Notes: Model confidence (mean pLDDT): 84 of 100. Transfer RNA from a Synergistales bacterium, 75 nucleotides, folded computationally. It matches the Rfam family "tRNA". It is annotated as a transfer RNA. Rfam's curators write: Transfer RNA (tRNA) molecules are approximately 80 nucleotides in length. It was read from a public genome assembly. The source organism's lineage runs through Bacteria, Thermotogati, Synergistota, Synergistia and Synergistales.
[in-house]
């Protein structure tokens, strides 16, 4: 120095190609039932500037440019 691959909730992923509901699932934390208590199991709730910054559009996780992180290749 060239090429690819990933980043979304605290952990673990889905969506992304084909823009459009208030951005979900699984596990976790917290709360309330159940229970002598716990643990199973039922309901409930919080928690996300979709890795950043900038365009593009009525509207952007999603499309376009630039950048940071981690890995791989290849010189």
């Nucleotide at each position: 120095c060239g090429g690819g691959a990933c980043g979304u909730a605290g952990c673990g992923c889905a969506g992304c190609c084909u823009g459009g509901c208030u951005a979900g699932c699984g596990u976790g934390u917290c709360u309330g039932g159940u229970u002598c208590g716990g643990g199973u199991c039922c309901a409930g709730a919080a928690g996300g500037u979709c890795g950043g910054a900038g365009g593009u559009u009525c509207a952007a996780a999603u499309c376009c440019u630039c950048u940071c992180g981690u890995c791989c290749c290849g010189a």